[in-house]
RNA sequence: UGCCGUUCCCAGGGGAGCCCCGGCAAGGGGCUGAGAUACCGCUAGCGGCGCGGAAACCCUUCGAACCUGAUCCGGGUCGUACCGGCGUAGGGACAAGGAACGCGCGACGCCC
Numbered sequence: 001u002g003c004c005g006u007u008c009c010c011a012g013g014g015g016a017g018c019c020c021c022g023g024c025a026a027g028g029g030g031c032u033g034a035g036a037u038a039c040c041g042c043u044a045g046c047g048g049c050g051c052g053g054a055a056a057c058c059c060u061u062c063g064a065a066c067c068u069g070a071u072c073c074g075g076g077u078c079g080u081a082c083c084g085g086c087g088u089a090g091g092g093a094c095a096a097g098g099a100a101c102g103c104g105c106g107a108c109g110c111c112c
Base pairs, nucleotide, nucleotide: 001106002105003104004102005101006100007099008098009097011060012059013058014057017031018030019029020028021027039053040052041051042050066091067090068089072085073084074083075082
């Protein structure tokens, strides 16, 4: 001095399913998972959906985080999860940064 790895900071991206009780809903219980949104706003008598904010979590081009195809196909499960295919598919944060650490790797210099 360059690179690699880990952690943190900054910046950016992303998702939130399934089952049961409940007439519906509200509400409650359970499962998987890193994460299944406690909280605030739009909001209106209350609540939900939706949208936005925010927390946690994951991912950031060496990119299967996540989206599309997809109400997809095969296996599996009560169902989701999960396994394989699709998939050398099409998209995806494009932009880079800072700090610390390492009996990490390399190059160069100096000394023996």
Overview
This is a predicted structure of a 112-nucleotide RNA (TPP riboswitch aptamer (THI element)) from an Alphaproteobacteria bacterium. Its mean pLDDT, the model's own confidence on a scale to 100, is 76. Lineage of the source: Bacteria > Pseudomonadati > Pseudomonadota > Alphaproteobacteria.